[in-house]
Molecule: Bacterial RNase P class A
Organism: uncultured Nocardioides sp.
RNA sequence: GGUUGGCCGGGCGACCGCGUCCCACCUCACCAGGUGGGCCGAGGAAGGUCCGGGCUCCACACAGCAGGGUGGUGGGUAACACCCACCCGGGGUGACCCGCGGGAUCAGUGCCACAGAGAACAGACCGCCGGCCUCGUGCCGGUAAGGGUGAAACGGUGGUGCAAGAGACCACCAGCGACCGGGGUGACCCGGUCGGCUAGGCAAACCCCACCCGGAGCAAGGUCAAGAAGCCACCGCGAGGUGGUGCGCACGCGUUCGAGGGCUGCUCGCCCGAGCGUGCGGGUAGACCGCUGGAGACCGUGGGCAACCACGGCCCUAGAUGGAUGGUCGCCCCCGACAGAACCCGGCCUACAGGCCAACCCGU
Numbered sequence: 001g002g003u004u005g006g007c008c009g010g011g012c013g014a015c016c017g018c019g020u021c022c023c024a025c026c027u028c029a030c031c032a033g034g035u036g037g038g039c040c041g042a043g044g045a046a047g048g049u050c051c052g053g054g055c056u057c058c059a060c061a062c063a064g065c066a067g068g069g070u071g072g073u074g075g076g077u078a079a080c081a082c083c084c085a086c087c088c089g090g091g092g093u094g095a096c097c098c099g100c101g102g103g104a105u106c107a108g109u110g111c112c113a114c115a116g117a118g119a120a121c122a123g124a125c126c127g128c129c130g131g132c133c134u135c136g137u138g139c140c141g142g143u144a145a146g147g148g149u150g151a152a153a154c155g156g157u158g159g160u161g162c163a164a165g166a167g168a169c170c171a172c173c174a175g176c177g178a179c180c181g182g183g184g185u186g187a188c189c190c191g192g193u194c195g196g197c198u199a200g201g202c203a204a205a206c207c208c209c210a211c212c213c214g215g216a217g218c219a220a221g222g223u224c225a226a227g228a229a230g231c232c233a234c235c236g237c238g239a240g241g242u243g244g245u246g247c248g249c250a251c252g253c254g255u256u257c258g259a260g261g262g263c264u265g266c267u268c269g270c271c272c273g274a275g276c277g278u279g280c281g282g283g284u285a286g287a288c289c290g291c292u293g294g295a296g297a298c299c300g301u302g303g304g305c306a307a308c309c310a311c312g313g314c315c316c317u318a319g320a321u322g323g324a325u326g327g328u329c330g331c332c333c334c335c336g337a338c339a340g341a342a343c344c345c346g347g348c349c350u351a352c353a354g355g356c357c358a359a360c361c362c363g364u
Base pairs, nucleotide, nucleotide: 001361002360003359004358005357006356007355008354010332011331012330013329014328015327016326018041019040021038022037023036024035025034026033027032043338047349048348050347051346052345053344054343055217056216057215058214063267064266065265067213068212069211070210071209072086073085074084075083076082087101088099089098090097091096102208103207108206109205110202111201112200125147126146127143128142129141130140131139132138155173156172157171158170159169160168174198176195177194178193179192180191181190182189183188221289222288223287224286230245231244232243233242234241235240247281248280249279250278251277252276253275260272261271262270263269296315298313299312300311301310302309303308
């Protein structure tokens, strides 16, 4: 100077104030209120809502289509598009980083502007060689090694050969294919023999192949209360009271010959079902659960390259709902960044003033 990983995120003290829960006392018919005290009380991302789950509901499921996801191998995990290790390819002096990592003649379709002769099994502008002749910037034929155009032009170097050339042939090399040997769990790697001479790139273009996927979501989903015109039962001479059920009117459809609904895209199939739909009008809309003890945090030991796992110890760290963390003073100094839980957890991505630690690489 760099690379990778981890951590802090103003601190200390005093006073007042805020929220859940707990304790004590006081007031109070109940509901509830007051005073004092105690434990605890926003994050590394609480943000994005991009993934995966827990949990809840859809009665329970099969099949097909559609749709979506992943894309080297082996591990980790509850699971994943995440994490770890390795392989291959690319970048870097290196530590390391990135990956769009199956398939492009062996299924097809498509695109590669412009330039250039020609951009896929294409192609002759300049050039090289040969022939003819009216001798010219001519015509005909051969050629694709040289030059040019381009991001990319049908392997590379050297030679034989040829009229001049060309894998036409030869040696070596690269690539591809076949076979064999060795290493590795595997992706792959190393080596040998033979062969033809070599037909580009893009699939993060459509697509093909392999594997995987029910759906919806805490406004999920439950419990209690309240409400009204009526109706039913009981008590009462009656007024009325208690309990249960339960909005009113109109129209249309339907009641086992099945309206409507569910399987949260469709089809099939299966199931529920006596009510459903539209219009006008009336009443209530409050309290509680879900809601925080977790795939949990911390410490130690052991296993593993690692991710992580096992065992032991120990701890309880927000649960609001008109939505809790503030203010003042004093001192210190890094002069304070990004930024506030709302069912919970594992990731990824994005933002971050200033500062700290460790390992590794390069240079001096």